Context: one part of a larger RNA
RNA sequence: CUCCAGUUAAGGAACUCUGCAAAUUGGUGCUGUAACUUUGGGAUAAGGCACGCCUUUUUUGGUGAUAGAACUUGCUUCUUGAGCUAAAGAGGGCCGCAGUGAAAAGGGGGUAGCGACUGUUUAUCAAAAACAUAGGUCUAUGCAAACUCGCAAGAGGAAGUAUAUGGACUGACGCCUGCCCGGUGCUCGAAGGUUAAGAGGAGAGGUUAGAGUAAUCGAAGCUUUGAAUCGAAGCCCGAGUAAACGGCGGCCGUAACUAUAACGGUCCUAAGGUAGCGAAAUUCCUAGUCGGGUAAGUUCCGACCUGCACGAAUGGCGUAACGACUUCCCCACUGUCUCAACUGGAGACCCA
Numbered sequence: 001c002u003c004c005a006g007u008u009a010a011g012g013a014a015c016u017c018u019g020c021a022a023a024u025u026g027g028u029g030c031u032g033u034a035a036c037u038u039u040g041g042g043a044u045a046a047g048g049c050a051c052g053c054c055u056u057u058u059u060u061g062g063u064g065a066u067a068g069a070a071c072u073u074g075c076u077u078c079u080u081g082a083g084c085u086a087a088a089g090a091g092g093g094c095c096g097c098a099g100u101g102a103a104a105a106g107g108g109g110g111u112a113g114c115g116a117c118u119g120u121u122u123a124u125c126a127a128a129a130a131c132a133u134a135g136g137u138c139u140a141u142g143c144a145a146a147c148u149c150g151c152a153a154g155a156g157g158a159a160g161u162a163u164a165u166g167g168a169c170u171g172a173c174g175c176c177u178g179c180c181c182g183g184u185g186c187u188c189g190a191a192g193g194u195u196a197a198g199a200g201g202a203g204a205g206g207u208u209a210g211a212g213u214a215a216u217c218g219a220a221g222c223u224u225u226g227a228a229u230c231g232a233a234g235c236c237c238g239a240g241u242a243a244a245c246g247g248c249g250g251c252c253g254u255a256a257c258u259a260u261a262a263c264g265g266u267c268c269u270a271a272g273g274u275a276g277c278g279a280a281a282u283u284c285c286u287a288g289u290c291g292g293g294u295a296a297g298u299u300c301c302g303a304c305c306u307g308c309a310c311g312a313a314u315g316g317c318g319u320a321a322c323g324a325c326u327u328c329c330c331c332a333c334u335g336u337c338u339c340a341a342c343u344g345g346a347g348a349c350c351c352a
Base pairs, nucleotide, nucleotide: 001347002346003345004344005343006342007341008340010338011337014336019333027051028050029049030048031047036041038172052094053093054092055091056090057089058088059087060086061085062084063083067079068078069077070076071074095099107331108330109329110328112326113325114323115322119131120130135170136169137168138167139166140165141164147156148155149154173318174317175316176315178248179247180246183245184244185241186240187239188238189237192236193235194234198230199229203225204224205223206222207221210217211216249267250266251265252264253263276310277307288304289303290302291301292300
């Protein structure tokens, strides 16, 4: 010097990203207990008091020695209630700094965020606000179900049958969930347009019997090709559908101080963001502005709204209870610190 364990004057978070770590608290009985609340909780809330040993005694419970009585004489019934024992009290006394005398045994309160909750997860750096969840909604499926696995047979779904099963999203509960179907998707429709294989076979080419002096023409057959026409779904097209994927404006002017604009004009759009919330796990400018807490507060809490770039099941806003979650504050407590010291043990180091 390092590690492990312990103690510490005065102060008590000044330490630090953060009270990390440590300390405090701790049992039983009695007492007492707030906001809020889904009336269950919150709650061991918080905050107090008692606790040992000796002796006397009371009450109650357990056991039932002894003695007595009755007759139906029995392994009978009834009465009595000593001693021992357990619990809860009452009186008196004793000792120590200290009586749940050692050990074992919640620190507490307030505020806000997120997630309702119990649960699950990155075996081996992440336990969470992530996943799941009950509940909600949409959608598919009529049973040889949809869907999944398999080449198939077959199997799961299910020895189930729409109060069922599969898929997707949301995520208890409360109050709610606005506008847009132009694009993409899905569902339905079928008049017209387009359209494959196939059907069809106009026409064209090759070949050559033949014709022609020749150039050349050229039947049938064979062969190569092939126009019109007919021809389904799909697409175009017409509707519907947003708890489907998604989207939810700009400029200018205007009120008798100023400022602001209930109001008006204009352009564009499928429609221009409703309720609620808002410097937020979202706010760049930003340490926004005001208020609170501090002597002093880039954090925190309450407001404001100028929302760079919240917003309604990619759910919005609240919410009791819950959380090894995250933020801030307070009480208690402490070697975290001011600032270090000592004790015990194990190393390192030196000598042999």
Large-subunit ribosomal RNA, domain IV from a Bacteriovoracales bacterium, 352 nucleotides, folded computationally.
The coordinates come from a structure-prediction model, not an experiment, and the mean pLDDT is 88.
Taxonomically the source falls in Bacteriovoracales (Bacteria, Pseudomonadati, Bdellovibrionota, Bacteriovoracia).
It matches the Rfam family "Bacterial large subunit ribosomal RNA".